This is a predicted structure of a 100-nucleotide RNA (c-di-GMP-I riboswitch aptamer) from Salipaludibacillus sp. CUR1. The organism belongs to Salipaludibacillus, within Bacteria. Its mean pLDDT, the model's own confidence on a scale to 100, is 83.

C1' cells in the first nucleotide's frame, strides 16, 4: 500500500415507536428510544421502490343557456417526477482495528 473480516479493543451509527417542527404527500430535521449495522460514513451516477403537487385525460353532479355544445365550480378514477428513499441493490469517494 492492497485485500479478507472469524475473534478482540477503543469507539461510532441508530430501526420500529413516541413528541415537536417542515412538507400536498412520500419523507426530512431535532429530542427520546434501540431493531440491528464492519462502512447503517458521504454521494441520487445506474437500476429499483415510494409519494402524486403544479399539470393532462375520462366520468358524474351543480350553475349558466330556449335547448345543445361550450364555460365555471366540485367529487372520483387514470397518467404523471421536476419530489423522496444511501438502513433496497450496484457504482464512485473517504475511513478505525487485533489477526491473516
Nucleotide at each position: 500500500c492492497c485485500u479478507c473480516g472469524a475473534u478482540a479493543a477503543a469507539g461510532g451509527c441508530a430501526a420500529a415507536c413516541c413528541u415537536g417542527c417542515u412538507g400536498a404527500a412520500a419523507a426530512g430535521c431535532a429530542g427520546g428510544g434501540g431493531c440491528g449495522c464492519a462502512a447503517a460514513g458521504u454521494u441520487a451516477c445506474g437500476g429499483g421502490u415510494c409519494u402524486a403537487a403544479u399539470g393532462a385525460a375520462u366520468u358524474g353532479u351543480u350553475u349558466u343557456u330556449u335547448a345543445a355544445a361550450g364555460a365555471a365550480a366540485u367529487a372520483a378514477u387514470u397518467c404523471g417526477a421536476u419530489g423522496a428513499c444511501a438502513g433496497c441493490c450496484g457504482g464512485a469517494c473517504u475511513g478505525c482495528c487485533u489477526g491473516g